[in-house]
RNA sequence: UGAGUUGGUCGGGCAGUCGCGCCCCGGAACGCGCUGCGUUGCCGGGGUGAGGAAAGUCCGGACUCCACAGGGCGCGGUGCCGGGUAACACCCGGGCGAGGUAACUCGGGGACAGGGCCACAGAAACAGACCGCCGCCGGUCGCCAGACCGGGCAAGGGUGAAAAGGUGGUGUAAGAGACCACCGGCGCGCCGGGCAACCGACGCGGCCAGGCAACCCCCGCCGGGAGCAAGGCCAAGCAGGGGGGAAGGCCCGCAGGGCCGGGGAGUGGCCCGCUCCCUUCCCUUUGGGGACAACCUCCGGGUAGGCUGCUAGAGGCGCGGGGCAACCCGCGUCCCAGAUAGAUGACUGCCGCUGACAGAAUCCGGCUUAUAGGCCGACUCAAGCU
RNA sequence: UGCCGGGUCAUCUAAUGGUAGGAUAGUGGACUCUGAAUCCACUCAUCUUGGUUCGAAUCCAAGCCCGGCAG
Numbered sequence: 001u002g003a004g005u006u007g008g009u010c011g012g013g014c015a016g017u018c019g020c021g022c023c024c025c026g027g028a029a030c031g032c033g034c035u036g037c038g039u040u041g042c043c044g045g046g047g048u049g050a051g052g053a054a055a056g057u058c059c060g061g062a063c064u065c066c067a068c069a070g071g072g073c074g075c076g077g078u079g080c081c082g083g084g085u086a087a088c089a090c091c092c093g094g095g096c097g098a099g100g101u102a103a104c105u106c107g108g109g110g111a112c113a114g115g116g117c118c119a120c121a122g123a124a125a126c127a128g129a130c131c132g133c134c135g136c137c138g139g140u141c142g143c144c145a146g147a148c149c150g151g152g153c154a155a156g157g158g159u160g161a162a163a164a165g166g167u168g169g170u171g172u173a174a175g176a177g178a179c180c181a182c183c184g185g186c187g188c189g190c191c192g193g194g195c196a197a198c199c200g201a202c203g204c205g206g207c208c209a210g211g212c213a214a215c216c217c218c219c220g221c222c223g224g225g226a227g228c229a230a231g232g233c234c235a236a237g238c239a240g241g242g243g244g245g246a247a248g249g250c251c252c253g254c255a256g257g258g259c260c261g262g263g264g265a266g267u268g269g270c271c272c273g274c275u276c277c278c279u280u281c282c283c284u285u286u287g288g289g290g291a292c293a294a295c296c297u298c299c300g301g302g303u304a305g306g307c308u309g310c311u312a313g314a315g316g317c318g319c320g321g322g323g324c325a326a327c328c329c330g331c332g333u334c335c336c337a338g339a340u341a342g343a344u345g346a347c348u349g350c351c352g353c354u355g356a357c358a359g360a361a362u363c364c365g366g367c368u369u370a371u372a373g374g375c376c377g378a379c380u381c382a383a384g385c386u
Numbered sequence: 387u388g389c390c391g392g393g394u395c396a397u398c399u400a401a402u403g404g405u406a407g408g409a410u411a412g413u414g415g416a417c418u419c420u421g422a423a424u425c426c427a428c429u430c431a432u433c434u435u436g437g438u439u440c441g442a443a444u445c446c447a448a449g450c451c452c453g454g455c456a457g
Stems, first nucleotide, its partner, number of pairs: 001382010012351007020049008028040005051357001055368002058366005063227004070272004075223005080094005096107004109218002114216002116212003130157002132153003137150005165183006184208001186205004191200003231308004241299005248260005261279007280290004315334008387456007396410004404440001412428005433449005
């Protein structure tokens, strides 16, 4: 100098004028339980006012309500190891594999528990023989060259995404891990290092039977449900309206209670179980009629207002310490939006140079997606110079 | 604001992970004096981008769009 990898950070600045939301102070007006308190389509002053993603709602929590004897079967999520954290599918460090010359990047356990699938092609998709090779063995024919049937083999061809370790040799009728040497891979044993994943060395073994678990499944771990339109309070208003829904029996008895059932509700994905409520009245037997409570279901009626939850928090910044790091601890300092039809805008001047994606709605930690351009580091490769 | 469901020809709808099929519509032709009906032929699609897999409409992730519910 060129090419590239990676991390952090900013994402218009200053001044003036006008305007908007919220908070505070003062005034004015009004109200009341009147030397005070409260309210406001009012006036004046001061303070403050969007993001790195506020987004998607993909994960994890806080918070709130509901539920919460227990058991079984299921369901969902997650996935190398160790650490961090309130928690996570996130982050950091390490291991292994893949890609890259490198910096570096990417990667959801297990296929010797079992089931299932692997279309078409192909002989065969997990253990097989189509073409082929052989003339060692058996048989038939034989013109004694050989041909055919059985048999042996898996080297070569061919199919496919994927085909039974690789190279060389020995061996054989032909061959083949059948055997040998080296290499690759797997399993077992043992030693060393490491918290562990794992790595390295040695010995032995059979020579070595594929892939898919983002198919079921297995193993480890985690998970109660709903969500601020959660939830609480106040005010106003309407019809606490109508239809439908069940089974009782026995015992003790003054009331009432118990047992066996039945119905409903809660729990819940389901079952067992548990908890709660109801199981009533009248008439003459079979049977008939009526009705309350709780709950379910269907139809119908009312409200569309206010306050709260609501923003000081797993908070920001600085310094010191621990740790390779993520992160943690201590001290100091700062207060940094809280709307409810929803506030951030417009103009001017200078600089910058025409400027991206995009707007809070309970809050926080992540991930993902969108993003013009600028700034600051760290590192790699190539070439040149010193 | 939160929570759910779903995207296949122009429309409706199929498809155990293995050739994207059918109906209606459209175009052309046949039949008819003409039109309809009928018959024949043709055209047209997996919302987008990645990943898993030999292979994806299907499985997984992210994005886009549409619909529904909750005071």
Annotation: The prediction has a mean pLDDT of 75. Predicted 3D model of RNase P RNA and transfer RNA as a complex of 457 nucleotides.